[in-house]
Record summary
This is a predicted structure of a 358-nucleotide part of an RNA (small-subunit ribosomal RNA, central domain) from Microgenomates bacterium OLB23. Its mean pLDDT, the model's own confidence on a scale to 100, is 85. It was read from a public genome assembly. Its Rfam family is "Bacterial small subunit ribosomal RNA".
Context: one part of a larger RNA
RNA sequence: CUGGGCGUAAAGGGUCUGUAGGCGGUUUUCCAAGUUACUUUUUAAAGACCUCGACUCACUCGAGGGAAGGGAAGUAAGACUGUUGAACUGGAGUUUUCUUUAGGGUAAUCGGAAUUGAUAGAGGAGUAGUGAAAUGCGUUGAUACUAUCAAGAACACCAAUGGCGAAGGCAGAUUACUGGAAGAAAACUGACGCUGAAAGACGAAAGCUAGGGGAGCGAACCGGAUUAGAGACCCGGGUAGUCCUAGCCCUAAACGAUGCUCGCUAGUUGCAUUUCUUUUAGUUUAUCUUUAAGGGGUGUGGCGAAGCUAACGCGUUAAGCGAGCCGCCUGGGGAGUACGGCCGCAAGGCUGAAACUC
Numbered sequence: 001c002u003g004g005g006c007g008u009a010a011a012g013g014g015u016c017u018g019u020a021g022g023c024g025g026u027u028u029u030c031c032a033a034g035u036u037a038c039u040u041u042u043u044a045a046a047g048a049c050c051u052c053g054a055c056u057c058a059c060u061c062g063a064g065g066g067a068a069g070g071g072a073a074g075u076a077a078g079a080c081u082g083u084u085g086a087a088c089u090g091g092a093g094u095u096u097u098c099u100u101u102a103g104g105g106u107a108a109u110c111g112g113a114a115u116u117g118a119u120a121g122a123g124g125a126g127u128a129g130u131g132a133a134a135u136g137c138g139u140u141g142a143u144a145c146u147a148u149c150a151a152g153a154a155c156a157c158c159a160a161u162g163g164c165g166a167a168g169g170c171a172g173a174u175u176a177c178u179g180g181a182a183g184a185a186a187a188c189u190g191a192c193g194c195u196g197a198a199a200g201a202c203g204a205a206a207g208c209u210a211g212g213g214g215a216g217c218g219a220a221c222c223g224g225a226u227u228a229g230a231g232a233c234c235c236g237g238g239u240a241g242u243c244c245u246a247g248c249c250c251u252a253a254a255c256g257a258u259g260c261u262c263g264c265u266a267g268u269u270g271c272a273u274u275u276c277u278u279u280u281a282g283u284u285u286a287u288c289u290u291u292a293a294g295g296g297g298u299g300u301g302g303c304g305a306a307g308c309u310a311a312c313g314c315g316u317u318a319a320g321c322g323a324g325c326c327g328c329c330u331g332g333g334g335a336g337u338a339c340g341g342c343c344g345c346a347a348g349g350c351u352g353a354a355a356c357u358c
Base pairs, nucleotide, nucleotide: 004329005328006327007312008311012326014202015201016200017199021195022194023193025088026087027086028085031082033081034080035077036076037075038074039073040072041071042070043069049065050064051063052062053061054060091192092189093188094187095186096185097184098183099182100181101180104178105177106176107175108174109173110172111155115151116150117149118148119147120146121145126137127136163170164169207248208247209246210245211244212243216242217241221237222236223235224234259325260324261323262322263321264320267303268302269301270300271299272298273297274296275295276294277293278292281289282288307314308313331358332357333356340351341350342349343348
């Protein structure tokens, strides 16, 4: 190796780009490295296997025979893999003409509702809060109402089982810059492909550094309740933080708990988007708008044949049937700990045991 697995039992890397490596479409040519066949040689003897023999048998011993497998050299074959040359267009990509599309990203500017505060008016005893209360606020005039001003944060309705993005994630509007996707037609390149150890980039929230900002909310903290107690749940306050700029951190139930790519295998019913055909009506009668039906592509949902699964369930968006490559698992605890190394300002992260015990 033959010969296991990874949705929920242990196990898919948070995501992508990509180096080495592994794997790789069709036709033909060359070479003969892999491969196959044959020959020679070697792989000491003993041992193992087969046959015969000796000691009465056995144990034991002697003689003979044959390998298998491996190494080396030579000869031959040329299907397959590989090498060389030539070609192809289906994989992959490029260009042009269009068409379509979105909360994809970055920056700037603007907007209204609400909240809080300030000032002014008017008003006159409560208000706020709860299961019930109290702390709190209020005659130095609160709450409620009106007007003006200021500030910061978030963008109701549209809104969806909907859209976009590699993931994290992305939602008021406008402008500028910018990445991508889908569909139609034509032309071109000619295997340029897939995966991807290292490496690099991005990576919610919390946290850290420096400088701003600070309305609301709100760890810590301070009160009031509850309670046996209450370090909580409930209530009144409230600092970091939440926001912006620059730089770190690099972890999540980073989840579809399901790696990426390709091919194949019944349907049915929605949504989004696009294209083609037919059709209806309005028409400028060949150009748009509109109605309906059908077919195709892409994405996203529900239900389900076969099949799979321990079951739940999955089921053309597979967990079905196959192929390529990567990552990971091997009883529970000890432990994602210790030690070492690398990274980090720190917090800590990545890598990652053993004794012992059940």